[in-house]
RNA sequence: AUAAGAUAAAGCCAAACCUGCCGUGAGGUGGGGACGGAAAGUCACGGGUCUUAUCUUCAAUUCCUUCAAGAGAUCGCCGGGCUGCCAGA
Numbered sequence: 001a002u003a004a005g006a007u008a009a010a011g012c013c014a015a016a017c018c019u020g021c022c023g024u025g026a027g028g029u030g031g032g033g034a035c036g037g038a039a040a041g042u043c044a045c046g047g048g049u050c051u052u053a054u055c056u057u058c059a060a061u062u063c064c065u066u067c068a069a070g071a072g073a074u075c076g077c078c079g080g081g082c083u084g085c086c087a088g089a
Stems, first nucleotide, its partner, number of pairs: 005086001012037002017032006035076001041082003045079003048074003054071004059066002
């Protein structure tokens, strides 16, 4: 220098669940807690999934209202971009 990931070491993150707060909601966030993780760091770019009070658009309807799409969430669903710790053989 490299990287095929170890019953190694130093640190790191933290699912479910409980709880304060925020949100209509999916969910986010602080504390507790560990199922797991080698990118469980980061970016909603492609796909998937979830949500929708309100707004916009399309369609149906005399109206009420209903349907679909977008604005939303998730990177710990998959893929991709960028960055990165340790390290035996």
A computed fold for an 89-nucleotide RNA from a Deltaproteobacteria bacterium, annotated as c-di-GMP-I riboswitch aptamer. Its mean pLDDT, the model's own confidence on a scale to 100, is 79. Taxonomically the source falls in Myxococcia (Bacteria, Pseudomonadati, Myxococcota).